[in-house]
RNA sequence: GGAUAGCUCAGUUGGUUAGAGCAGGUGAAUGACACUCAUCGGGUCGCGGGUUCGAUUCCCGCUCCA
Numbered sequence: 001g002g003a004u005a006g007c008u009c010a011g012u013u014g015g016u017u018a019g020a021g022c023a024g025g026u027g028a029a030u031g032a033c034a035c036u037c038a039u040c041g042g043g044u045c046g047c048g049g050g051u052u053c054g055a056u057u058c059c060c061g062c063u064c065c066a
Stems, first nucleotide, its partner, number of pairs: 001065003006022004015053001024040005046062005
């Protein structure tokens, strides 16, 4: 310094539904596959506390990675 979806990552002067790309499922298209298009699912935001009406975001401790 970092930990957010299976992987790579965004996101915050604290706010109402947490996102993208890739991957995966389904459908279309094709003789079939790939490509392409449409659509769907998937998250205890590392763990435990604190502050607050409200925490992925602020504070403390711990774990792991560099």
Notes:
This is a predicted structure of a 66-nucleotide RNA (transfer RNA) from Bradyrhizobium elkanii. The source organism's lineage runs through Bacteria, Pseudomonadota, Alphaproteobacteria, Hyphomicrobiales and Bradyrhizobium.